[in-house]
Context: one part of a larger RNA
RNA sequence: GGACGAACGCUGGCGGCGUGCUUAACACGUGCAAGUCGAGCGAGAAGCCAAUGUUUGAUUCUUCGGAAGAUUACUUUGGUGGAAAGCGGCGGACGGGUGAGUAACGCGUGGGCAACCUACCUUAUACAGGGGGACAACAUCGGGAAACCGGUGCUAAUACCGCAUAACACAUUGAAAUGGAAUCAUUAUGAUGUCAAAGGAGGAAUCCGGUAUAAGAUGGGCCCGCGUCCAAUUAGCUAGUUGGUGAGGUAACGGCUCACCAAGGCGACGAUUGGUAGCCGAACUGAGAGGUUGAUCGGCCACAUUGGGACUGAGACACGGCCCAGACUCCUACGGGAGGCAGCAGUGGGGAAUAUUGCACAAUGGGGGAAACCCUGAUGCAGCAACGCCGCGUGAAGGAUGAAGGUCUUCGGAUUGUAAACUUCUUUGAUUGGGGAAGAAGAAGUGACGGUACCCAAAAAACAAGCCACGGCUAACUACGUGCCAGCAGCCGCGGUAAUACGUAGGUGGCAAGCGUUGUCC
Repeated sequence: GGACGAACGCUGGCGGCGUGCUUAACACGUGCAAGUCGAGCGAGAAGCCAAUGUUUGAUUCUUCGGAAGAUUACUUUGGUGGAAAGCGGCGGACGGGUGAGUAACGCGUGGGCAACCUACCUUAUACAGGGGGACAACAUCGGGAAACCGGUGCUAAUACCGCAUAACACAUUGAAAUGGAAUCAUUAUGAUGUCAAAGGAGGAAUCCGGUAUAAGAUGGGCCCGCGUCCAAUUAGCUAGUUGGUGAGGUAACGGCUCACCAAGGCGACGAUUGGUAGCCGAACUGAGAGGUUGAUCGGCCACAUUGGGACUGAGACACGGCCCAGACUCCUACGGGAGGCAGCAGUGGGGAAUAUUGCACAAUGGGGGAAACCCUGAUGCAGCAACGCCGCGUGAAGGAUGAAGGUCUUCGGAUUGUAAACUUCUUUGAUUGGGGAAGAAGAAGUGACGGUACCCAAAAAACAAGCCACGGCUAACUACGUGCCAGCAGCCGCGGUAAUACGUAGGUGGCAAGCGUUGUCC
């Protein structure tokens, strides 16, 4: 000198674009953050309409017995309606957060899989015949304070299960050709065995689905070469350890697991141990080499109160799923239950320190749906903060009797200083009034932001400057006060009665909506 997710002190006009718990991966009240499909299925509340029966009864008629009857409430039946819940499907493995752990094939880079999987999507081929039995919801009975649970009975399906059909699929097996780096791969060909399916909408055409196989795309899994912090005041480490055979397991290779056998494997080219740390694209700095960092944005990884476990599923060992154990908090009728903000806001706490319990799905994107649409604290916006960068303003021109005042003075004057006053002019921002978008795709309709940006007009210089320094380094000096005191200080050093170094004033220098200090890196 540059840089910062900064903080502190003094000061503070506006706009644009960014950024904003670096500390306690501390604890969390409240609301929201993942639903959707009635064109898979049964059932169907409220409300509305009609009819029936009972009821209320303004009023009218009356032969005074009663009759008609606007209207009120309820029951039953039918229609319409479609709430809440349930079965079923897809999605809750994405998106969002955090960096605790991890020195590791975790990450980066380059390869390999002749050892693998891939829902939805695309392409292609073929198929969808015929049956069965349940379980929720519901009804009813019961238990419980609750959470919720149990018994009995009924029922539907694109839920579940056999049967049929089926190969280029899979398994076993036969023989052949070609190729390869081994296990083998590819091609055509026999035999035997095994395994599918679901319907819905529509008047129909047709559309949306279903099953099997092959291929693609996308996403993942595994393996390897190289690289990846400090300490030797860590020198030896290792028993599933290293290898083999066989088996199990996995989508798949493999001590991944197990039985048996062998005794190996790693290490001064730093094993092991201890400490520290998410890694990278990048960022900062530097002429570069290098050094430092890993906030925001993007890629990968890991985690979701702590530890463990599996279930479902194409995919999880699953942040807003389940089970167990621990700690903590809450409810309880003491028997037992409920919870998990490292999602968005917000609260307490910690801290030098870090924001609103905001608006909208209008756009972009995501989930579901045939669609309409619904959901979306992703996202788009707004709010707060000079936290950063950039831009603009606080006026411009003229103006000497060099006014007054201040300060200094050798008392002559000098300086503040064209500075002010005064004259002329301008109106960016702020203010008021009027108009008013693009962003919307696609003919129309659809905008949270927002009556925002922007445009026009009005008024008046009118409302808008501070901070630090002035001994040398280092641009900028005098007076007074103080008297080794009070104080200053980055280094050298100032202060003990004439202090350009302390404090104040005037003046000057520097930067400027900032300035200075502190901290960290180069």
Small-subunit ribosomal RNA, 5' domain from an uncultured organism, 522 nucleotides, folded computationally. Its Rfam family is "Bacterial small subunit ribosomal RNA". Its family is annotated with ribosome and structural constituent of ribosome in the Gene Ontology. The prediction has a mean pLDDT of 86. RNAcentral holds the full RNA, with entries from ENA, Greengenes and SILVA.